[in-house]
C1' cells in the first nucleotide's frame, strides 16, 4: 500500500500479505567456473593419528645398522662417530590454535589517571678477578606386574656456594650499611711456556645500573537487558590509626577505635546474556542479533591449591578431592580433543583420521637447519554471492500428436522437423607463465682490528629451493554433439480452460472454496512467475505512526485517579548586574585495522582483492561568545497573598423547639361489613372493626415557599431558633514582594448497602410466610412481616462516585435569560446602561469518524499529573498489603477467536407513538362446524391403488369430465434402427379385403392389383428388408433455466436525470400544511424536472340522436288460429356512428387555491355501475408430468406395443359442496313472465307407443328464419307439528340409454323400502345494492357420466352508532445488540467430548541461604629433640649461622547432620474457564423485550 468487522459508510482497532535478509533445514530438480563459507543441539563421552620443540658454539657420558682390515675362530682394529640416543645446563612450552560454560560487573566500550612490573630487543654507563663443594648421566646392589623407585659409589658445565671489587644501584638512625658476574666459538703477528695454553683480537654471551619500545598490573567516570507480584541491603560492613602483605595503590588482611556505608535518579534479590568493531533491516530515528574476520574478557572433565618463571594460579605442567574411562600380578597405577582430521551420541542440522613447511609468521640456534593441523593448498556440500553455458539463422503444408470447440475452426507454433551456420563450457591432444625472494658458494668495495686473519654490511656474478600442479592461460580435433527445471494461475497477485470428485477426498498466507456445471480439490492442455535453481518451513527488521523521541491518543470506540490538602520531584512573572553548569563556534587529541560509502587499480568482467580519501554522528582537553536556560546578587509589582468596610448562602457542628400525617392506645358516637385487585383471596370484623369526634403515646421526615435557584473540593445539603465555625464574591486604599502552578508516594474525606457495641423502632422493608397469577411462579400483584432504615461512638472505603469531561494559566464573533453584588443615569420604575463573580440556552469561527462542543470548550496554546495499546480467559489465579468479616486495593498467563467496538445510514420489527384506510372490527343477513351424501386430500391398505399441488396463496386444485383408450402405475405376454425424424444399400408399388391360431399385440395363408414427374436414364410419394449414425424416455434436478402463473395487491406507490447537502453510506426531490378513491390536486419548501404506477385513453351496461330495416318489430290502414300475410319501420330490437358529466352553474365553506357540503338541471353528479388492465419488487412460491431447455442417467430398456388389473380401495381425519331437519314449507293442481348461449358423426319441432326412463317414424335448421325450451320461484287448494304427506340415505327388484364392453366401475326410470337428521360445542366463513339471500336456465369438457366450473336472467332485503379493540396496507416519527431482517437476536444452568490452567494429602530433583562437625593438597605461622657438602670460628674434635624432614596452629575445597527460602516436575481429588451443525430446562437482555434497563451493596 493492500485483504479481512456492516444490507452499506466513516471511524477506532486488531489478525494477514506483497519487500530484504540468513552459519540455516527440508521437498523436486541439477551443466561448468571463481570467491566465500560450513556443529546454531551435549562446555556429551571419546579409539586412533598428528599439534612444541630445540640447543654440540654451555656441560659429562655415548651406541647400533652397514662398510673395511687383521686373526683358522672367538674376536680386535678403522670407518660410521662424537652420529643416533638419554642426561646436567639454557631459551621456548603464559605466544600460535579452539570454546562461550561461567559472568550484569574482579566484564566490555568510550575518556582519563598514578603508586608498579616487563625476558628477548634498542640506547648509554661501569664490570666480567680468585676460589670452593657438589648433583644427574654412569656404574654395582636391591623392590615392583608395571608406572617407577631406594641405597651405595664416580663426574662435567654458561648448574650451585662464598670471597675479591661496586662508576651507578637499595637502605639509613645520614654516621654509614649491603649486594654481581661465566663463559664459548673464529683467527693471530711479536712475547712467555715442554705442553696446554698465557696474551691480543673479532663475535656471542655474563653482571650491575640508566633510559626506550613492547608487553602486562592498577584506580577513576560515564555507558551497558528484563522484573517492584524483588524495598529495605550491609559488620570486614564504611572511615580512620598502627602494622602485616603486594611488582603495586587500596580493608588487599590483621588489630583497636568511630558509627557508618548503598537505596525509587531503583540498592538488595530473581531471570537471561561473554562485550565491542560491527552485521541486518529502516527514508531516518529506531529495532532485532553480535556466525565468519578482527580487539578485549573468561575458561581449559568438576571444585580448590600453589610451584617455576620476567610473564601463569599455567588446554597438550604439577599437588588433592569428586565424578567418569582405561590396565592390573588386586598389592596399585594411567588419562582428560572447549587443538587439527577422525568416532558414537544428541539433532530439522553442518566436511576429509588429506597435501606441505613452497610462501607467510612463529621458537630454538652463529648458522646450516630442525619443529610448527599456525599458515599454505587440495576434498567434500548448489550452503550463499558472482560470471558463464545449455545453441544462432532461416523455416506455413501454419505438418502430425495433445488440448479446446459454437464443429466453422483456435491453440501448442517458427515452435518441431528440413536447410545454413557457430563451437563458449564439457571431452581428448599439445604448448604453457606468475606465486622465488633469500640463504648457500667464490670474487669486489668498505668497517672493526696491531692485522692483508676472522667476523660484519654492500655490489654484482653462480649455484639451486614449488604443496597446489594433469595450474592460470594459449593452440589444435571432432561433433548441436553432453547440459532446465521449480513454483503459481479465486482475491490480495502476474498468469484460464477441460475432465474427474460431489461439505467425500482434499486446499488454505488472510478473506475462505469442495453438498452435480469447482478459473480456489486432483489430473491434463495452456498460460504466468523466477531460473541451476525453484518452493515450503523457521527466524529478524519492515510495513506497524500498532509503545508514537523523530510520531499517537483519553465526552460516546481501550483510556481522567471518587474528592482534596500536601513531600520529594517537575515547571516558573518583570528589570539590573556577575558567572560561564547548559548552549554555540574555533583548535588539539582520540575515535584501532577490516566493513559502509567516494575516486582509482588488478584478476577478460562480476563477485573478490587491493591503493588512497572521506566518514566513523562519539568522548576529552582547550581558547572564545553571553541572547536564552540554570546559579549568585540587587531591584520592581500585572501573578499570590494579607488588612478594613459589605454582601448572599438547604455550607459544617452541637443544644433547643413547632405544626400536619401515619400508627398504636384509652373513651364516646354507630353497625356489618373493611381492606384489596386486572379479578380475587389470605387479611381485619359482631370478643363491634371501616367510618367518625375528643384526649393520649412515640418515632421518622419537614407539604407550600420551591427556581435548568442557592451553598460545598466531591459525596452531598431543606421547618424554626440560638451558639461555635470554614469558603466565597464585592468596593476602595494600605502593606509583603514571586511568596505561584502541580503534584509519584503519603494524610484527610467520600452516597448507599454491609460490619461491632450500645440506644432507638411510627412508617417502610430484604429474608420468611400466607393469598393469587402461571405449564411452573422459589418472581412482577396483594395481605403480613425481621434484620435495616435512625442516634453514639468505631470500622469498611465502594458506586453509572457521570458533565461518563483532571487541575491551574492566556487568547479567541455574539444573543437571550437567571443569580449575588458594585457603579452611572434617569422618567423614581415590576425602569435603563455599564461591570464583575457564579448558573443556563442557542449559535460564528475552530474542532469532531459522526453525534456534537463552542469564553463553563471537546477551539489556539503552555505547565504538570493519572491512564489506554484487539476481544475473551478477568479486574480472575497465585504473591503481598488493608480489613472483625464480606471484601477491598494492586494485578498476570496459558488457551482461544478473526473479529470486539463507536458514530451514522437505509431497511425490517416493536405486547412505541401520531395521523389514514379496507366486510378488518362493529351493526346486521345467510351459512361452515352437528346429520346422510358427492367430490378433494391426508393416513391406512394394495402387485399398483402413476405424478404433481401443503399456511393465507394446497385440499370440487392440475381434471373443461379415469369403464377400454385416456395413463404416466401394476402383473403377464412380446418387439428391438424401434410407434415417431433424418440420411444410407437391396427390393418394390402399395393400399385395401377375407380366413386361420392367439387374451390380444402378433403371426401365417389367400384375395387384390395401381399414385405424380420425366430429357424414359430416373425422380419423388408409400411399403417391406437390412447396416450404422441415431431415434425415444410422463426418467432426476422448478435450487441450473426460458416461458406461464400464484401472492402481498388494483395496495399507492417505485424509481431516475441535473442542482444541492453530507468525508460516506445516503438525504433532498418523495418531507411539511390542506385534499383525495389514488405520489389525486393545491400551497410552501435546495429544489427544477422527468419515467413506471394511479387516472383517463378499451369493452360493456344504463339515456338521447342519427343512419339500416332481415330472419326482428307492430301504432296506424287491411287480413289470419297464429306479425300469418300485405304494408310500414313510429316504436321495441339489432349494430356501427355520434352526444351527454365537467364540480360545467348556484349557495356555503376552505386561504381567494385544492377541495369539500347542499341545491337546481339532468335518463345518469361527483371515479355513474361492471371488466379489462396488475408498478419497482418479495416468497430460490408453484410448474422439467402442457411446451421449450443446459447437466446428468436408461438404450433387447427407465423405450415400444398388447391384454386384464389399478387411479373407483377403507377402522378412521380434514377441506369443499349439495340435500335436509320443515308450514315463509311439503303434495297436488294451475299455468304468467326471461335472459345467456348451444346445434350436421348434431339440435330436433311433430305424430304414435310407453307409467316413465325412452323408442319408432319423421318436417325444419349451417340458424335474429329451425331446433334445444318445460323457465322455477309465483298463484290456488290440502296437510297441522308428528321423525310426519317432512328427509331421502340405503337396499331389494323390474327396465331405458350411451358404448366392442357398464362384474370390478356409467347415468337414468318404474315399483317396493324409508336410515341419520328436529337448526348442529369450541371455533369459524361470505356480504355494503340490484348486492346476501333464493329460483330455475344455458355452456365448455363429453360416446355415455356434475351437487362441480363457467355464465344467464327472475325475485328480492337487512344494517353501518363508530374506528377502542382482532387482521391486513399506507404515510410520518421514535426505539433496536435484528439485515436470512422478530419464525430475528440472544442468556445461563445441566448432560456429552477434548484443551490449557488455579487449589491440593503429598512426593521427586534443582538453585540458594544460615548453624554445626569434618578438614584433603597447599603455602603462611610457631617450632624444629632427628638430618645436614659450600660459609665463619676452631691446630683438631667439635661448636655457630642457614636449611631439611617432622610436630602444632589458624585459614579453606569436597563432603556431613539440621533449619529456612525460592523455582520446577507428577499428583487421588477439585474449582472455575475455553472451545465443539443440528442434546435438556426455562427465556434474563435486546422494541415500553412485555416488570424500563444498568451501577454499588446485602
Nucleotide at each position: 500500500g493492500a485483504g479481512u468487522u456492516u444490507g452499506a459508510u466513516c471511524c477506532u482497532g486488531g489478525c494477514u500479505c506483497a519487500g530484504a535478509u540468513u552459519g540455516a533445514a527440508c521437498g523436486c530438480u541439477g551443466g561448468c567456473g571463481g570467491c566465500a563459507u560450513g556443529c546454531c543441539u551435549a562446555a556429551c563421552a571419546c579409539a586412533u593419528g598428528c599439534a612444541a620443540g630445540u640447543c654440540g658454539a654451555a656441560c659429562g657420558c655415548g651406541a647400533a645398522a652397514g662398510g673395511g682390515g687383521g686373526g683358522c675362530a672367538a674376536c680386535c682394529c678403522c670407518c660410521g662417530a662424537g652420529u643416533a640416543g638419554a642426561g646436567u645446563g639454557g631459551c621456548g612450552g603464559a605466544c600460535g590454535g579452539g570454546u562461550g560454560a561461567g559472568u550484569a560487573a574482579u566484564a566490555c566500550g568510550u575518556a582519563g589517571g598514578a603508586a608498579u612490573c616487563u625476558a628477548c630487543c634498542c640506547a648509554g654507563u661501569a664490570g666480567u678477578g680468585g676460589g670452593g663443594g657438589a648433583c644427574a648421566a654412569c656404574u654395582u646392589a636391591g623392590g615392583g606386574a608395571a608406572a617407577c623407585u631406594u641405597a651405595a659409589g664416580c663426574u662435567a658445565a654458561u648448574a650451585c656456594c662464598g670471597c675479591a671489587u661496586a662508576c651507578g644501584c637499595a637502605c639509613u638512625a645520614c654516621g654509614g650499611u649491603g649486594g654481581a658476574a661465566a663463559g664459548c666459538a673464529g683467527g693471530g703477528g711479536a712475547u712467555c711456556g715442554c705442553a696446554a695454553g698465557a696474551c691480543c683480537u673479532u663475535g656471542c654471551g655474563c653482571u650491575a645500573u640508566u633510559g626506550g619500545a613492547u608487553g602486562a598490573g592498577c584506580c577513576u567516570a560515564c555507558g551497558u537487558c528484563u522484573g517492584a507480584u524483588u524495598a529495605g541491603c550491609u559488620u570486614g560492613u564504611u572511615g580512620g590509626u598502627a602494622g602485616g602483605g603486594u611488582a603495586a595503590c587500596g580493608g588487599c588482611c590483621u588489630a583497636c577505635c568511630g558509627g557508618g556505608g548503598c537505596g525509587a535518579c531503583g540498592a538488595u534479590c530473581a531471570g537471561u546474556a561473554g562485550c565491542u568493531g560491527g552485521u541486518u533491516u529502516g527514508a531516518g530515528a529506531g529495532a532485532a542479533c553480535g556466525a565468519c574476520c578482527a580487539g578485549c574478557c573468561a575458561c581449559a572433565c568438576u571444585g580448590g591449591g600453589a610451584c617455576u618463571g620476567a610473564g601463569a594460579c599455567a588446554c597438550g605442567g604439577c599437588c588433592c578431592a569428586g565424578a567418569c574411562u582405561c590396565c592390573u600380578a588386586c598389592g596399585g597405577g594411567a588419562g582428560g580433543c572447549a587443538g587439527c582430521a577422525g568416532u558414537g551420541g544428541g539433532g530439522a542440522a553442518u566436511a576429509u583420521u588429506g597435501g606441505a613447511c613452497a610462501a607467510u609468521g612463529g621458537g630454538g640456534g652463529c648458522a646450516a637447519c630442525c619443529c610448527u593441523g599456525a599458515u599454505c593448498c587440495a576434498g567434500c556440500a548448489a550452503u550463499g554471492c558472482c560470471g558463464c553455458g545449455u545453441g544462432u539463422g532461416u523455416g506455413a503444408a501454419g505438418a502430425a500428436g495433445g488440448c479446446c470447440u459454437u464443429a466453422g475452426g483456435g491453440u501448442u507454433g517458427u515452435a518441431a522437423a528440413g536447410c545454413a551456420c557457430u563451437u563458449u563450457c564439457g571431452g581428448c591432444a599439445g604448448g604453457g607463465a606468475g606465486g622465488a625472494a633469500a640463504a648457500g658458494c667464490a670474487c669486489a668495495a668498505g668497517g672493526c682490528u696491531a692485522a692483508u686473519a676472522u667476523c660484519c654490511u654492500u655490489g654484482g656474478g653462480u649455484c639451486u629451493u614449488g604443496a597446489c600442479g594433469u595450474u592460470a592461460c594459449c593452440u589444435g580435433c571432432a561433433g548441436a554433439a553432453g547440459a532446465a527445471g521449480c513454483a503459481c494461475c479465486g482475491g490480495c497477485u502476474a498468469a484460464c480452460u477441460c475432465u474427474g470428485u460431489g461439505c467425500c477426498a482434499g486446499c488454505a498466507g488472510c478473506c475462505g472454496c469442495g453438498g452435480u456445471a469447482a478459473u480456489a480439490c486432483a489430473g491434463a492442455g495452456g498460460g504466468u512467475g523466477c531460473a541451476a535453481g525453484c518452493g515450503u518451513u523457521a527466524a529478524u527488521c519492515g510495513g506497524a505512526a500498532u509503545u508514537a523521541c523523530u510520531g499517537g491518543g483519553c465526552g460516546u470506540a481501550a483510556a481522567g485517579g471518587g474528592c482534596g490538602c500536601g513531600u520529594a520531584g517537575g515547571u516558573g512573572g518583570u528589570u539590573g548586574g556577575a558567572u560561564a553548569a547548559g548552549u554555540c563556534g574555533g583548535a588539539u587529541g582520540u575515535g584501532a585495522a577490516a566493513u559502509c560509502c567516494c575516486c582509482g587499480g588488478g584478476c577478460u568482467c562480476a563477485a573478490c582483492c587491493u591503493g588512497g580519501g572521506a566518514a566513523c554522528u562519539g568522548c576529552a582537553u582547550u581558547c572564545g561568545a553571553a541572547a536564552c536556560u540554570g546559579u549568585c546578587u540587587g531591584a520592581c509589582u500585572a501573578g499570590a497573598g494579607u488588612u478594613u468596610g459589605g454582601u448572599a448562602g438547604a455550607g459544617g457542628g452541637a443544644a433547643g423547639u413547632g405544626g400536619a400525617a401515619u400508627u398504636c392506645c384509652a373513651c364516646a358516637u354507630g353497625u356489618a361489613g373493611c381492606g384489596g385487585u386486572g379479578a380475587a383471596a389470605u387479611g381485619c370484623g359482631u370478643a363491634g372493626a371501616u367510618a367518625u369526634g375528643u384526649g393520649g403515646a412515640g418515632g421518622a421526615a419537614c407539604a407550600u415557599c420551591a427556581g435548568u435557584g442557592g451553598c460545598g473540593a466531591a459525596g452531598g445539603c431543606g421547618g424554626c431558633u440560638u451558639c461555635c465555625u470554614g469558603g466565597a464574591c464585592u468596593a476602595a486604599a494600605a502593606c509583603u514582594g514571586a511568596c505561584a502552578c502541580u503534584g509519584a508516594g503519603g494524610c484527610g474525606c467520600g452516597a448507599a448497602a454491609g460490619c461491632g457495641u450500645g440506644g432507638g423502632g411510627a412508617g417502610c422493608a430484604a429474608a420468611c410466610a400466607g393469598g393469587a397469577u402461571u405449564a411452573g411462579a422459589u418472581a412482577c400483584c396483594c395481605u403480613g412481616g425481621u434484620a435495616g432504615u435512625c442516634c453514639a461512638c468505631g470500622c469498611u472505603g465502594u458506586a453509572a462516585a457521570c458533565g461518563a469531561u483532571g487541575a491551574g494559566a492566556a487568547c479567541u464573533a455574539g444573543a437571550c435569560g437567571u443569580u449575588g453584588g458594585a457603579a452611572g443615569g434617569u422618567u423614581u420604575a415590576a425602569c435603563c446602561u455599564u461591570u464583575u463573580a457564579g448558573u443556563g440556552u442557542c449559535g460564528c469561527a475552530g474542532c469532531u469518524a459522526a453525534c456534537g462542543c463552542a469564553c463553563u470548550a471537546a477551539g489556539u496554546u503552555c505547565u504538570c499529573c493519572g491512564c489506554c495499546u484487539g476481544g475473551g480467559g478477568a479486574g480472575u489465579a497465585c504473591g503481598g498489603u488493608c480489613g472483625c468479616a464480606a471484601g477491598a486495593c494492586u494485578a498476570a498467563a496459558a488457551c482461544u477467536c478473526a473479529a470486539a467496538g463507536g458514530a451514522a445510514u437505509u431497511g425490517a420489527c416493536g405486547g412505541g407513538g401520531g395521523c389514514c384506510c379496507g366486510c378488518a372490527c362493529a351493526u346486521g343477513c345467510g351459512g361452515u362446524g352437528g346429520a346422510g351424501u358427492a367430490u378433494g386430500u391426508g393416513g391406512u391398505u394394495u402387485a399398483a391403488u402413476u405424478c404433481g399441488a401443503a399456511g393465507c396463496a394446497a385440499c370440487g386444485c392440475g381434471c373443461a369430465g379415469a369403464a377400454c383408450c385416456u395413463u404416466a402405475c401394476c402383473a403377464g405376454c412380446g418387439u428391438u434402427u424401434g410407434a415417431c425424424a433424418u440420411c444410407c444399400c437391396g427390393c418394390g408399388c402399395u393400399a385395401c379385403u377375407u380366413c386361420c391360431a392367439g387374451a390380444g399385440a402378433u403371426g401365417g395363408a389367400a384375395g387384390g392389383u395401381u399414385c405424380c414427374c420425366u430429357u424414359c436414364g430416373g425422380g419423388g410419394a408409400c411399403g417391406c428388408g437390412g447396416u450404422g449414425a441415431c431415434a425415444g424416455g410422463u426418467g432426476c434436478u422448478g435450487c441450473a433455466u426460458g416461458g406461464c402463473u400464484g401472492u402481498c395487491g388494483u395496495c399507492a406507490g417505485c424509481u431516475c436525470g441535473u442542482g444541492u447537502c453530507g468525508u460516506g453510506a445516503g438525504a433532498u426531490g418523495u418531507u411539511g400544511g390542506g385534499u383525495u378513491a389514488a405520489g389525486u390536486c393545491c400551497c410552501g419548501c435546495a429544489a427544477c424536472g422527468a419515467g413506471c404506477g394511479c387516472a383517463a385513453c378499451c369493452c360493456u351496461c344504463g339515456u338521447c340522436u342519427u343512419u339500416a330495416g332481415u330472419u326482428g318489430c307492430c301504432a296506424u290502414c287491411a287480413u289470419u288460429c297464429a306479425g300469418u300475410u300485405g304494408g310500414g319501420c313510429a316504436c321495441u330490437c339489432u349494430a356501427a356512428a355520434g352526444a351527454a358529466a365537467c364540480c360545467g352553474c348556484c349557495g356555503g365553506u376552505g386561504a381567494u387555491a385544492a377541495g369539500c357540503c347542499g341545491g337546481a338541471g339532468g335518463a345518469a353528479g361527483g371515479u355513474g355501475g361492471g371488466g379489462a388492465u396488475g408498478a419497482c419488487g418479495u416468497c430460490a412460491a408453484g410448474u422439467c408430468c402442457u411446451c421449450a431447455u443446459g447437466g446428468c442417467c436408461c438404450u433387447u430398456a427407465c423405450a415400444c406395443g398388447c391384454u386384464g388389473g389399478g387411479c373407483u380401495a377403507c377402522a378412521c381425519a380434514c377441506g369443499u359442496g349439495c340435500u335436509a331437519c320443515a308450514a315463509u314449507g311439503g303434495c297436488g293442481g294451475u299455468g304468467a313472465c326471461a335472459g345467456u348461449g348451444g346445434g350436421c358423426a348434431g339440435c330436433a319441432a311433430g305424430c304414435a307407443c310407453g307409467c316413465g326412463a325412452g323408442u319408432g317414424c319423421a318436417a325444419g335448421c349451417u340458424a335474429a328464419u329451425c331446433u334445444c325450451c318445460a323457465a322455477a320461484a309465483g298463484c290456488c287448494g290440502u296437510c297441522u307439528c308428528a321423525g310426519u304427506u317432512c328427509g331421502g340415505a340405503u337396499u331389494g327388484u323390474u327396465c331405458u340409454c350411451u358404448g366392442c364392453a357398464a362384474c370390478u366401475c356409467g347415468a337414468g326410470a318404474g315399483c317396493a323400502u324409508g336410515a341419520a337428521g328436529g337448526c348442529g360445542g369450541a371455533a369459524u366463513c361470505g356480504c355494503u345494492a340490484g348486492u346476501a339471500a333464493u329460483c330455475g336456465c344455458g355452456g365448455a369438457u363429453c360416446a355415455g357420466c356434475a351437487u362441480g366450473c363457467c355464465g344467464c336472467g327472475g325475485u328480492g332485503a337487512a344494517u353501518a352508532c363508530g374506528u377502542u379493540c382482532c387482521c391486513a396496507g399506507g404515510c410520518c416519527u421514535u426505539g433496536u445488540a435484528c439485515a436470512c431482517a422478530c419464525c430475528g437476536c440472544c442468556c445461563g444452568u445441566c448432560a456429552c467430548a477434548c484443551c490449557a490452567u488455579g487449589g491440593g494429602a503429598g512426593u521427586u530433583g534443582g538453585a540458594u541461604u544460615c548453624a554445626c562437625c569434618c578438614g584433603a593438597a597447599g603455602g603462611c605461622g610457631c617450632u624444629g629433640c632427628g638430618c645436614u657438602a659450600a660459609c665463619c670460628c676452631g691446630c683438631a674434635a667439635g661448636g655457630g649461622a642457614g636449611g631439611c624432614a617432622g610436630g602444632c596452629g589458624a585459614c579453606c575445597a569436597c563432603g556431613g547432620u539440621g533449619g529456612g527460602u525460592u523455582c520446577a516436575g507428577c499428583g487421588a481429588c477439585u474449582g472455575g474457564g475455553g472451545u465443539g451443525a443440528a442434546g435438556u430446562c426455562g427465556u434474563a437482555a435486546c422494541a415500553a423485550g412485555g416488570u424500563a434497563a444498568c451501577c454499588g451493596u446485602a